[in-house]
RNA sequence: GAAGGUAGGCAGGUGGUUGCUUGUGUGUUAUAGCACAAGAGGAAAGUCCGGGCUACAGUGAAGCAGGACUCCAGCUAACGGCUGGCCGAAGUGAUUCGAGGGCAAGUGCAACAGAGAGAAGACCGCCGAUGGAUUUUUUAAAUCACAGGUAAGGGUGAAAGGGUAGAGUAAGAGCCUACCAGUCUUUUUGGUAACAAGGAGAGCUAGGUAAACCCUGUCCGUAGCAAGAAGUACCUGGUAUGAGCUUCACAACUUUGUGUACUUCGCUUGAGUCUGUUGGCGACAUCAGACCUAGAUAAAUAACCACCCAACGACAGAACCCGGCUUAUCGCCUACCUUCUUUU
Numbered sequence: 001g002a003a004g005g006u007a008g009g010c011a012g013g014u015g016g017u018u019g020c021u022u023g024u025g026u027g028u029u030a031u032a033g034c035a036c037a038a039g040a041g042g043a044a045a046g047u048c049c050g051g052g053c054u055a056c057a058g059u060g061a062a063g064c065a066g067g068a069c070u071c072c073a074g075c076u077a078a079c080g081g082c083u084g085g086c087c088g089a090a091g092u093g094a095u096u097c098g099a100g101g102g103c104a105a106g107u108g109c110a111a112c113a114g115a116g117a118g119a120a121g122a123c124c125g126c127c128g129a130u131g132g133a134u135u136u137u138u139u140a141a142a143u144c145a146c147a148g149g150u151a152a153g154g155g156u157g158a159a160a161g162g163g164u165a166g167a168g169u170a171a172g173a174g175c176c177u178a179c180c181a182g183u184c185u186u187u188u189u190g191g192u193a194a195c196a197a198g199g200a201g202a203g204c205u206a207g208g209u210a211a212a213c214c215c216u217g218u219c220c221g222u223a224g225c226a227a228g229a230a231g232u233a234c235c236u237g238g239u240a241u242g243a244g245c246u247u248c249a250c251a252a253c254u255u256u257g258u259g260u261a262c263u264u265c266g267c268u269u270g271a272g273u274c275u276g277u278u279g280g281c282g283a284c285a286u287c288a289g290a291c292c293u294a295g296a297u298a299a300a301u302a303a304c305c306a307c308c309c310a311a312c313g314a315c316a317g318a319a320c321c322c323g324g325c326u327u328a329u330c331g332c333c334u335a336c337c338u339u340c341u342u343u344u
Stems, first nucleotide, its partner, number of pairs: 001340010012308007020039007041315001045326002048324005053224004058250006066220004071085005086100001087098004101215002106213002108209002123154002125150003130147002132144005162180005181205002183202008228265007236257001242255001272291005278285002
């Protein structure tokens, strides 16, 4: 200097003028008015997960159905999230990705070719010792390749009953031996573990596929702020009705309405934010201190001017709240790491 990887930050600030909403104070009979403070995001989007909260006339257990996850150890209120590790794949590397358990529990699927595609084989070949047929120099030999044997050689295919070598055989074959690979049994060391590195034995050779059905293990009530609660007014009516899939056990013997309209609450102090100490590889946790940052209800959070500035330019507007994930996206900044080239 070039090309990459990972993590984080910013989305405006200051001043003035005008306008809107909420809160606090003042003021007024009350309203008005005045002062101060604050006012739409990093994703507010998707509605995909997990909860807080609310209701379902009580509690517990078991079952069915359905759904989710699936290596190991942790974090968290919880999660299918996050952190760290192990294994596998890609990359020179920094790093990235994994819907990562089980196919000898069972059931399936794989066109065509091929003899045969999984407890799956004999097309071309090889042998023909034993049996059979024929011939001859006739009790032996030769020929044929019928019965039978074989899967080492060839072929088909993406993939064909472990590989190489030797011995053995009628010809062959883990039939046997040596070495290697896989599988199983057993054991040593390290590690909390997943797992890693070894030793011994057995001739056992058991293809692929589970985001195929399925199995293992773990977890899960339903509905949702248009949940729900209260008040006022109108209408109407009566001792009935209403209030969860199954089973079992225990407890209780209650409540009083429905519909419509409006108003108030729910409604923003939170599993909150920031800073620091300590512990931890880390996600995070403990402790201490500081701070209060929209609550509208058909919808406020804005407009103009000047200056600063990398920036109002992209993607894009709160509606009960919070923790995640996913998607869209302009411009800039910071730190660390990797590879290549050049110079000293």